[in-house]
């Protein structure tokens, strides 16, 4: 240089046009405990890597970029 993959909560991911964008772990705050571990309730955390387009309607389609991985030369 040139394919081709990934990028979504603090960490591992789902979710591939359409309803408030989700799970597990984690973190707080309640419960239980003599204190802790375990368990159970309930909360807070997200400009979906950034731009820019198409569409009534984008994380999802396209074009651009930025980061990371792989393979070829």
């Nucleotide at each position: 240089g040139c394919g081709c993959c990934c990028g979504u909560a603090g960490c591992u991911c789902a979710g591939u046009g359409g309803a408030u964008a989700g799970a597990g772990c984690g973190u707080u705050g309640g419960a239980u405990u003599c204190c802790g571990g375990u368990u159970c309730c309930a909360a807070a955390g997200g400009u979906c890597g950034g731009g820019g387009g198409u569409u009534c309607g984008a994380a999802u389609c396209c074009c651009u970029u930025c980061g990371g991985g792989c393979g070829c030369g």